[in-house]
RNA sequence: UGAGUAGGUCAGAUGAUCGCCGGUCCGGUAUCCGGAACGGAGGAAAGUCCGAACUCCAAAGGGCAGGAUGGUCGCUAACGGCGACUGGGGGCGACCCUAAGGAAAGUGCCACAGAAAAUAUACCGCCCCUCCCUUAAGGGAGAGGUAAGGGUGAAAAGGCGAGGUAAGAGCUCACCAGUUCCCCGGGUGACCGGGGAAGCUUGGUAAACCCCAUCCGGAGCAAGACCAAAUAGGAGAACGGGGCUGCCCGCCCCGAUGUUCUCGGGUUGUGUCGCUUGAGGCGGUUGGCAACGACCGUCGUAGAAGAAUGAUCAUCGCCGCUCUCCGGGUGACUGGACAGCGGAACAAAAUUCGGCUUACGAACUGCUCAGACA
Numbered sequence: 001u002g003a004g005u006a007g008g009u010c011a012g013a014u015g016a017u018c019g020c021c022g023g024u025c026c027g028g029u030a031u032c033c034g035g036a037a038c039g040g041a042g043g044a045a046a047g048u049c050c051g052a053a054c055u056c057c058a059a060a061g062g063g064c065a066g067g068a069u070g071g072u073c074g075c076u077a078a079c080g081g082c083g084a085c086u087g088g089g090g091g092c093g094a095c096c097c098u099a100a101g102g103a104a105a106g107u108g109c110c111a112c113a114g115a116a117a118a119u120a121u122a123c124c125g126c127c128c129c130u131c132c133c134u135u136a137a138g139g140g141a142g143a144g145g146u147a148a149g150g151g152u153g154a155a156a157a158g159g160c161g162a163g164g165u166a167a168g169a170g171c172u173c174a175c176c177a178g179u180u181c182c183c184c185g186g187g188u189g190a191c192c193g194g195g196g197a198a199g200c201u202u203g204g205u206a207a208a209c210c211c212c213a214u215c216c217g218g219a220g221c222a223a224g225a226c227c228a229a230a231u232a233g234g235a236g237a238a239c240g241g242g243g244c245u246g247c248c249c250g251c252c253c254c255g256a257u258g259u260u261c262u263c264g265g266g267u268u269g270u271g272u273c274g275c276u277u278g279a280g281g282c283g284g285u286u287g288g289c290a291a292c293g294a295c296c297g298u299c300g301u302a303g304a305a306g307a308a309u310g311a312u313c314a315u316c317g318c319c320g321c322u323c324u325c326c327g328g329g330u331g332a333c334u335g336g337a338c339a340g341c342g343g344a345a346c347a348a349a350a351u352u353c354g355g356c357u358u359a360c361g362a363a364c365u366g367c368u369c370a371g372a373c374a
Stems, first nucleotide, its partner, number of pairs: 001370007009362002012316007020040003024036005042346001046357002049355005054220004061249004066216005071085005086100001087098004101211002106209002108205003123150002125146003129142005158176002161173003177201001179198008224273003227269001234263006240254005280299008318343005324337005
């Protein structure tokens, strides 16, 4: 100097003029008007993907189905989130990813190629016996043995070496890898390290069905509550209707002056509340590797209603380029000043939070790699 990687921060500031919304205060001719100061859209407000708070169903349960999650230990109101660690994978590295229980409970699938794709093989080959041809070497046919060698493939009945065999094969042995079991050490644990024994080796795939473990009511602020207003409290039918998840069992609630269904009629204001004090923000101390927790102090930081938070101008700041000038360094390189020109990303709250995902501009800090220079 360049490339990369991880982390948090910011998302312009000030002033003037005009225009909006909110609460507080003051004044008035008072449900309206005027004035003053203060406040007024993000770090993702987006996606609507998870989890909740809150509201209603609503004063209970058991089973089946269905769905979600899936290493260990912690954090959290909770989560499918976050932190640390372990196993596996990627990268030269800093670092990153992980859908990471079970294939010996069962079913399914593994294209093409290949003889054969898992209770899976004999295409080429090797060996032995019988017969025929042939001077010999050798060739052909039949029956049997073989899976070591070759070929196909992502993957083909552990690897390498020796012995053995008619030829071969864990058939046997030594050394490895894998599997199962036992013991020792470390760790809360997943797991890691070491030693021993046994059989000789039991393909992959569950982000296929499935099995196992854990968990799971529904609907949603257009939830819901209240006020005002209006009508034909009409006609017909049934004896039931509703709730506890989708179903079943069981249980509970309301009922004939009733309940439910069908037809028909009326109202529908864009009313009021919900509506912003929250698992809240900021600062300090403290525990913890961290996520995060505890204690103390402090602040009051949008609430619109067809939808406010805006528009214009000026100056400064940020980024880039150009001209000129002044420096620093041995060098590779690099800092600043003035002037001019240009640029400034993604993008709008609507009940409120904790996450995740996606979009995107600028500067800073740590670390890794490469090149150059004394």
This is a predicted structure of a 374-nucleotide RNA (Bacterial RNase P class A) from Syntrophus sp. (in: bacteria). Its Rfam family is "Bacterial RNase P class A". Rfam links the family to the GO terms ribonuclease P activity, dimeric ribonuclease P complex and tRNA processing. Rfam classes the family as a ribozyme. It was read from a public genome assembly, where an Rfam model found it.